[in-house]
Molecule: SAM riboswitch aptamer (S box leader)
Organism: Solirubrobacteraceae bacterium
């Protein structure tokens, strides 16, 4: 990477460094010098791997891998994307 399956109206920011740009795209709309990506540091938030206990549905838990923490994936799109786990 290409595929396969689940999930996507819940739930969660403050701080340093940075300096104009983000929110994938496409029309909107919105956020943003009262400080945008990006990094870094503390915190949390959920529970997909995961760990308990169960014969199973399932409960429970968060140590370790991941993701996440404006707006319903902000809306739209019958397209597409983001996260997981699997074999390849």
């Nucleotide at each position: 990477g290409a595929c396969a399956c689940a999930u996507c109206c819940a739930g969660a920011g403050g701080g340093g460094u940075g300096g104009a740009g983000g929110g994938a795209c496409u029309g909107g709309c919105c956020c943003g010098u009262u400080g945008a990506a990006a990094c870094c540091c503390c915190g949390g938030c959920a529970a997909c791997c995961u760990c308990g206990c169960g014969c199973a549905a399932g409960c429970g838990g968060a140590a370790g891998g991941u993701g996440c923490c404006a707006a319903u994936u902000c809306c739209u799109g019958c397209a597409a994307g983001a996260u997981g786990u699997g074999g390849u």